Small-subunit ribosomal RNA from an uncultured Bacteroidota bacterium, 1449 nucleotides, folded computationally. RNAcentral holds the sequence, with entries from ENA and SILVA. It matches the Rfam family "Bacterial small subunit ribosomal RNA".

[in-house]
RNA sequence: GAUGAACGCUAGCGACAGGCCUAACACAUGCAAGUCGAGGGGUAACAGUAAAGUAGCAAUACUUUAGCUGACGACCGGCGCACGGGUGAGUAACACGUAUGCAAUCUGCCUGCAACACCAGGAUAGCCCGUUGAAAGACGGAUUAAUACCGGAUAAUACAUUGGAUUCGCAUGAAUUUAAUUUUAAAGAAUUUCGGUUGCAGAUGAGCAUGCGCUCCAUUAGGUAGUUGGUAAGGUAACGGCUUACCAAGCCAUCGAUGGAUAGGGGAACUGAGAGGUUUAUCCCCCACACUGGUACUGAGACACGGACCAGACUCCUACGGGAGGCAGCAGUGAGGAAUAUUGGUCAAUGGACGCAAGUCUGAACCAGCCAAGUCGCGUGAAGGAUGACUGCCCUAUGGGUUGUAAACUUCUUUUGUGCUAGAGUAAAACAGAGUAUGUAUACUCUCUUGCAAGUAUAGUACGAAUAAGCAUCGGCUAACUCCGUGCCAGCAGCCGCGGUAAUACGGAGGAUGCGAGCGUUAUCCGGAUUUAUUGGGUUUAAAGGGUGCGUAGGCUGGUUUUUAAGUCAGCGGUGAAAGUUUGGGGCUCAACCUUAAAAUUGCCGUUGAAACUGGGGACCUUGAGUGUAAACGAAGUAGGCGGAAUUCGUGGUGUAGCGGUGAAAUGCAUAGAUAUCACGAAGAACUCCAAUUGCGCAGGCAGCUUACUAGGCUACAACUGACGCUGAAGCACGAAAGCGUGGGUAUCAAACAGGAUUAGAUACCCUGGUAGUCCACGCCGUAAACGAUGAUAACUAGCUGUUUGCGAUAUAUUGUAAGCGGCUAAGCGAAAGCGAUAAGUUAUCCACCUGGGGAGUACGCCGGCAACGGUGAAACUCAAAGGAAUUGACGGGGGCCCGCACAAGCGGAGGAACAUGUGGUUUAAUUCGAUGAUACGCGAGGAACCUUACCCGGGCUUGAAAUGUACAUGACCGACCAGGAAACUGGUUUUCUAGCAAUAGCAUGUAUGUAGGUGCUGCAUGGUUGUCGUCAGCUCGUGCCGUGAGGUGUCGGCUUAAGUGCCAUAACGAGCGCAACCCACAUUGUUAGUUACUAACAGGUCAAGCUGAGGACUCUGACAAGACUGCCAGCGUAAGCUGCGAGGAAGGUGUGGAUGACGUCAAAUCAGCACGGCCCUUACGUCCGGGGCGACACACGUGUUACAAUGGGAGGGACAAAGGGCUGCUACCUGGCGACAGGAUGCUAAUCUCUAAACCCUCUCCCAGUUCGGAUCGGAGUCUGCAACUCGACUCCGUGAAGCUGGAUUCGCUAGUAAUCGCGCAUCAGCCAUGGCGCGGUGAAUACGUUCCCGGGCCUUGUACACACCGCCCGUCAAGCCAUGGAAGCCGGGGGUACCUGAAGUACGUAACCGUAAGGAGCGUCCUAGGGUAAAACUGGUAACUGGGGCU
Repeated sequence: GAUGAACGCUAGCGACAGGCCUAACACAUGCAAGUCGAGGGGUAACAGUAAAGUAGCAAUACUUUAGCUGACGACCGGCGCACGGGUGAGUAACACGUAUGCAAUCUGCCUGCAACACCAGGAUAGCCCGUUGAAAGACGGAUUAAUACCGGAUAAUACAUUGGAUUCGCAUGAAUUUAAUUUUAAAGAAUUUCGGUUGCAGAUGAGCAUGCGCUCCAUUAGGUAGUUGGUAAGGUAACGGCUUACCAAGCCAUCGAUGGAUAGGGGAACUGAGAGGUUUAUCCCCCACACUGGUACUGAGACACGGACCAGACUCCUACGGGAGGCAGCAGUGAGGAAUAUUGGUCAAUGGACGCAAGUCUGAACCAGCCAAGUCGCGUGAAGGAUGACUGCCCUAUGGGUUGUAAACUUCUUUUGUGCUAGAGUAAAACAGAGUAUGUAUACUCUCUUGCAAGUAUAGUACGAAUAAGCAUCGGCUAACUCCGUGCCAGCAGCCGCGGUAAUACGGAGGAUGCGAGCGUUAUCCGGAUUUAUUGGGUUUAAAGGGUGCGUAGGCUGGUUUUUAAGUCAGCGGUGAAAGUUUGGGGCUCAACCUUAAAAUUGCCGUUGAAACUGGGGACCUUGAGUGUAAACGAAGUAGGCGGAAUUCGUGGUGUAGCGGUGAAAUGCAUAGAUAUCACGAAGAACUCCAAUUGCGCAGGCAGCUUACUAGGCUACAACUGACGCUGAAGCACGAAAGCGUGGGUAUCAAACAGGAUUAGAUACCCUGGUAGUCCACGCCGUAAACGAUGAUAACUAGCUGUUUGCGAUAUAUUGUAAGCGGCUAAGCGAAAGCGAUAAGUUAUCCACCUGGGGAGUACGCCGGCAACGGUGAAACUCAAAGGAAUUGACGGGGGCCCGCACAAGCGGAGGAACAUGUGGUUUAAUUCGAUGAUACGCGAGGAACCUUACCCGGGCUUGAAAUGUACAUGACCGACCAGGAAACUGGUUUUCUAGCAAUAGCAUGUAUGUAGGUGCUGCAUGGUUGUCGUCAGCUCGUGCCGUGAGGUGUCGGCUUAAGUGCCAUAACGAGCGCAACCCACAUUGUUAGUUACUAACAGGUCAAGCUGAGGACUCUGACAAGACUGCCAGCGUAAGCUGCGAGGAAGGUGUGGAUGACGUCAAAUCAGCACGGCCCUUACGUCCGGGGCGACACACGUGUUACAAUGGGAGGGACAAAGGGCUGCUACCUGGCGACAGGAUGCUAAUCUCUAAACCCUCUCCCAGUUCGGAUCGGAGUCUGCAACUCGACUCCGUGAAGCUGGAUUCGCUAGUAAUCGCGCAUCAGCCAUGGCGCGGUGAAUACGUUCCCGGGCCUUGUACACACCGCCCGUCAAGCCAUGGAAGCCGGGGGUACCUGAAGUACGUAACCGUAAGGAGCGUCCUAGGGUAAAACUGGUAACUGGGGCU
């Protein structure tokens, strides 16, 4: 895009066209084929007339009689019924289409021409009278007519036979003409005519034959006995095995016979650029069929839809004896189905039958009805109208946006609608009547009659926006976005996919988009799909080259010349129905639609030419191909002979305790003497070195030496043949290894098997043994990653280089040529990787093969095989992918390089003990919450007794503890006092604000209302902040270049560095974030400035002291400078740089330490620091108070402290810091207390006063012990802070004196002023559970060979089926459910064939009895057949216990 459609929602009108696709299922009822009285005898019905009669007459009515008239039932006869209408079952066929032929044919009615129609005859239906039957019907008798039937005559250019002549044809033969003989005809009716008979033509229709075209299956390969042909006869309209007899053995078939499945064919329709693909509804042509099967009759025509006979199934009637029927005609009914209409009107028109005609009949036809089922057209209003109204919806919400010019409102129009009025065309003609003209049969004129649809189309008029919009979609493809609800639920979905609490994807709403009386969905076809590729594809790796050769058919095929004309091309002729299609006109108001003309119909046939190309015939040629001569080459093949080394075994000698084997072992062998070693012997198999990107072969494959036989390619020469060629379906042959059969052989090795190990197990890898086999001969098998994953042949298309074998040139350096074997590349090709004269390039020919993955190389069938198996080779079902090449990462028990307290070398710890602290777990009313590998666990917390506090229990409050707007009320609030209470709080008493004259304002309280409040949830909605990789050296960009692209390059390589630090090289050149530097502290010096610091010199002074004057030297404190840069030297190096007990220097190669953390990763952490979206609570999840809890305790873990002691503990004496803090504070000093501390008192808002050292040194003591170690725990007594130390503080004193004697596996920190060790300070803080954290100084080591290994990281490279990225991916069995399918004892069908039996109707043939004068008939018989029966097979389908594998979850 399309449809004979269906379904869902919706629906105003008209025009045109359409409407059982399923059950060729069954059918009630009505209608669909009759007509002619001008063929006939006649008269049942109707009408008329005449006569008679009755009702008294007339009128009128009735009865009877008369075929007398119009007409006419039934009957005889003629014509029609073979048309029209329906359906598509069958049919794969001369059925259909197209073209040709009939010298092999027929043709009623119609037209033309020629001729004719004479004389007779006997029946029969009907009517009438009977018989019989339920009916349908049947039978008998009598009588009668014809355009019914029949006898005779006449007759031909008819028919048949025979003879002659002429002409023609490819042939059989035909045409014309002539002579003779034979046979054959008729009908009347009626009066301007219609008919009858014969013959010849025409037209129309039909029959037959032939070429070409016409579905799928080869898992259908052979079929056929009237079969193929001939002769003769019969039959037919006609040819013919159409039929019969005889003779022959043919005929068809891989160019697809036979069989099976499916199917009416065509014009045409849909789609497509076309070529094609699909379809055969409506309309037209042809065919076939008419309940199923068979048969003939009649006829011009049938083997007959609304005829006959028979058989069968079914339905109906029946008196049970018998009968009737055939909607695939039009309506209609049932059934089936997703699904398809009225039991309508009319013959007015068109057409048909009959008729002289009028006319009759006509479910053909024309109309109407139903159905949005299709196409086309029209409408549902138009213009104006902004406070951009209200509502709704949305948002960044004091306000905007959108709905939206939409509405309201104003003006206008009237298609459609409703009412009324008027009202065609379809009718041309014919009939009938009359007339004119002439050629008497036509033309013309006039009059008259005829309309179903329908008072319809159409026109006019009145009214009034009045009567008229929906459907689908809105994540991408694909035009159109937000809110709410839901929460992997409900659901959506064409594909990808959406939904797990912020869904543009589900459902609803608002809005938008698309189409519009329709819109969506489903189904089907074509397109896109170059995705079966003729146009127009491929086969190295994506699916796909046969394992290889020979070769049949077939396909294709060198050069020159000549001929032919089959293909080819051109002109002309015929045909190619109409409709349809396209174009130009025309008609319906337009359009759809209809009509007219033209084009087209790409085809087939005939004819006349052309001769390039292809094909056929002839002649020649040598370059393709082959032959010959000559020389080299090789693991080419087959058969025979020979050889040495090794292995194993045997015998003997020597010799002794192990051997062997492995990662390590054990099984095994060995004192009965192994292994080892020497000598001799035996056997079988394989051939070291040479040896190579070597060589040979068609492939498989071929390797010791040698002989024989055989084959090959190559080179040189150019003698011979003269296209002999290439490919190759079938076919034939060869074909590794394993395997099979028979017979040998068996040294080694070695499936199976046994044992030992390994292991969780180990039916394996390893070890010890070991049988088939491995070897030979003969015969099978016929497959391999049979691979170059690359079919064969031929030609052409730049180079460089190695090598094998020939031939040639030469100057012996080299070089040319041919055939091979290799490497790298140009062009070109390719998706890329890559290929690249050995093509995967450019061409040609032939063969083979492919068409998404799985199922499956499976099943079934067939063929081959001894078997194993091989060849051929599906489907159901299932998935949305499977696959190729390359890219970036990540990963690897891959590789290379490098780094780090990573290992190693050391020092000290943890893990064992007690305690402190954090966590888990458990417990609890609560033990609030968070943090959980590294990167949680002395973490948030740098201070939980109350508070904190978020938790629990209990008691209170509800605009609330705090913030704020508005309104109202009060005039105070606060304070003070009393009572209750655990407190919060509640109740009561007391007092009664300021300014202003007042209104009012301020302030405060209360009430009400908007709101507050939430440590409630979501760190996976977020901001901010932080941890980690990691202070690792990386991460990127611009431009350029490379690549189809993802991407790459730069950033790689070499050297170097702590460093992507630098240098060199370089299709890259530069740049950014990181590194480094800049910043701070420490170390040196200088300048400057000296108070509270300092004190050398001078002076004063004290018990003592920079205490004082003073100084600016020193120390120190600030500020500002200097200094270090591989700068210098030497060696190495291209350079960067490295090295040096270098120099100099306070410091040397980043001087040391800090601060500083790239792009990013972990949905890492935090909603409980804070902020914030959404959700949730609102007399509570808010808030206040008292008490409790966060401090529990069987246990487990982390981090620490103190120890286990003599490098120590205790006692006494003595010395030296830094950095900080201090007014609710630090406190000198004095007094008291053993002490914590208390009471006094002084200085200091600080370089001024104060907190303020310990290890260390000296002396004494302890003497290796659970101790003079260790200090937990517990008892008692105190101090301090604080409303308050019970749960639950710290400290002091006295007493008590637990575990613990250096810590398993494992594990942590540290490379120098570091580790270790010693003390000091600060923050938080009333106090403190601080042994924690952050700082400060004192004392002060050991070790690093080195980078193999462990861990982490960086760079390069490699493999990858991973990308959530190895904590990845993923295989098979088993278990469970579902699905389709193979096998299967058996059971049930189906179609076709064969054999035999039976055999209706009927044609033909035969025929004695019967009928008939006769012609003839009846009856009987024969042949054949539909149908029925029997039998054995084959094919095919369904089902099935059980069973096999497969798919999905």